The part of an RNA shown here (small-subunit ribosomal RNA, central domain) has 350 nucleotides and comes from an uncultured bacterium. The full RNA is in RNAcentral, with records from Greengenes. Its Rfam family is "Bacterial small subunit ribosomal RNA". Rfam links the family to the GO terms structural constituent of ribosome and ribosome. Its mean pLDDT, the model's own confidence on a scale to 100, is 89.

[in-house]
Context: one part of a larger RNA
RNA sequence: CUGGGUGUAAAGGGAGCGCAGGCGGCAUGGCAAGUCAGAUGUGAAAGCCCGGGGCUCAACCCCGGGACUGCAUUUGAAACUGUCAGGCUGGAGUGCAGGAGAGGCAGGCGGAAUUCCUAGUGUAGCGGUGAAAUGCGUAGAUAUUAGGAGGAACACCAGUGGCGAAGGCGGCUUACUGGACUGUAACUGACGUUGAGGCUCGAAAGCGUGGGGAGCAAACAGGAUUAGAUACCCUGGUAGUCCACGCCGUAAACGAUGAUUACUAGGUGUUGGGGGACCAAGGUCCUUCGGUGCCGGCGCAAACGCAUUAAGUAAUCCACCUGGGGAGUACGUUCGCAAGAAUGAAACUC
Repeated sequence: CUGGGUGUAAAGGGAGCGCAGGCGGCAUGGCAAGUCAGAUGUGAAAGCCCGGGGCUCAACCCCGGGACUGCAUUUGAAACUGUCAGGCUGGAGUGCAGGAGAGGCAGGCGGAAUUCCUAGUGUAGCGGUGAAAUGCGUAGAUAUUAGGAGGAACACCAGUGGCGAAGGCGGCUUACUGGACUGUAACUGACGUUGAGGCUCGAAAGCGUGGGGAGCAAACAGGAUUAGAUACCCUGGUAGUCCACGCCGUAAACGAUGAUUACUAGGUGUUGGGGGACCAAGGUCCUUCGGUGCCGGCGCAAACGCAUUAAGUAAUCCACCUGGGGAGUACGUUCGCAAGAAUGAAACUC
C1' cells in the first nucleotide's frame, strides 16, 4: 500500500455554512468519451510457458507453438456511466392556512433574599464546630421594627418537558428577528447530498482597555486538626465572577456513537400538530406526521449491550486509527499581547 476498523480495546473533526472535488430521481431521443465486440498493424531478440530435438543425463544449447494481458488505426453495438436536447413529479424548494417553544438580540419593569447605611426597641452576648479557637460585641453587637443604597441571581411553576447546528437557553413585558413542525397541493422542476482547503460560531478559565463590585471566592492571612498539615473544617479576604468593546479557541466541547437517504417485529409513556368514530359537557377510542424517553424481537457485538432516535441491512461523501513508553514532547512553520493553541517527529527503550 492493500485490507480491516473507529460506543467502552488505537481511532468521529467541538459545531455549522459552503468554493473546488466525489456521488446522484423517473421516462424519451441523439452522440459515442468511458464500456463491449470484430479486423489490421505493432508489441525486437533472448528470457518465460507448452511440445519436440542435440551434447551418455542434467545444467546448457537448438527448433516449433503459445504468451507478451499493451498501444495505435479502423468497422460496429448502445444496456450502463458520461454528454446534448426537450419532458415528468415522487427528491428538494416556494406559496397559502395554522398552532407550539428558557431559539437570538435590544430596551423597560418586578418581587423575595443576602450585605451595607440611618433611626427606633432592647441587653450581654453573637458567631462558628466533632469539640474549639481566631473573629464580631457595653464606642451597644446578635435579635427585632421602619426607611434607604447597591449588585447579582430569578424560588414555586419545572417535567429522562420545550427550543437551538453545537456551545448553550429559565422572573414579567415590548419591539425586531432565525429555525423547526402540521395541514393544503397552487408554483418551480432534480434546483439534491457530502464536503479537502476556506469562512463563521464556539462553556469555563485566562488576557487587554474602561466601568462595576452585594454575595461567593483561587491567591493570601489567621484559628483549629495533625507526628507534620503548604490540605480537608472555621474566621476573614484580593483577583475573578457582572457590564461594554476587543482577544483567546480549548473541555470527559460526551450519546465517549460524523452527515445524508432507504429498508427491517412489537409494547408502553410523554410532547407539538392533523384526521375519524362515540359522546349533553367533561372525555374515551382508532389513525397519521414530527420530536423525546423506557422495555423488547430479528439481526449485530469480544462481552457489556445496541435494537425504526441501531452499535441491524445497504448506498454516497468526509474525518480519523495501525503496539506501549518516549510524546501531544522536540525542531520548524502558522496564529496569539501573553498564557499558549494548531500542525507534529526521531533516537532510545519494553